Predicted 3D model of a 107-nucleotide RNA (Glycine riboswitch aptamer) from Butyricicoccus porcorum. Its mean pLDDT, the model's own confidence on a scale to 100, is 78. The sequence is in RNAcentral, with records from Rfam. NCBI's taxonomy places the organism under Bacteria, Bacillati, Clostridia, Butyricicoccaceae, Butyricicoccus.
[in-house]
RNA sequence: CUGCUGCUCUGGAGAGCUUCAAGGGGAAACGUAUUUCUCUCUGAACGCCGAAGGUGUAAGGCGGCAGAUGCCGCCGAUCUCUCAGGCAAAAGGACAGAGCACAAUAU
Numbered sequence: 001c002u003g004c005u006g007c008u009c010u011g012g013a014g015a016g017c018u019u020c021a022a023g024g025g026g027a028a029a030c031g032u033a034u035u036u037c038u039c040u041c042u043g044a045a046c047g048c049c050g051a052a053g054g055u056g057u058a059a060g061g062c063g064g065c066a067g068a069u070g071c072c073g074c075c076g077a078u079c080u081c082u083c084a085g086g087c088a089a090a091a092g093g094a095c096a097g098a099g100c101a102c103a104a105u106a107u
Base pairs, nucleotide, nucleotide: 002104005101006100007099008098009097010096011095016046018045019044020043021042023040024039025038026037027036028035029034047087048086049085053083054081056079060075061074062073063072064071065070
């Protein structure tokens, strides 16, 4: 000087305000019984996104065995998969900046 971790503030992408069904609320038409619109909850269907988390792995690194140039295990990304999560707004959000705290067995 700075790292790990936590907190506060700020910024922060992508993808259907999709369709169907039922329940509930509201409004309008209407004229006693129905229709239409809208909001919300639940369930289902198809299509998508990747930057909570998670899966797998590359470069590379660490360790063990062997005594060879190999084998095994672990770590490992913004890559990958799309389990989870998400697809108007809100919320969330990897990551970044600033500040504070913690930390000295860290860099």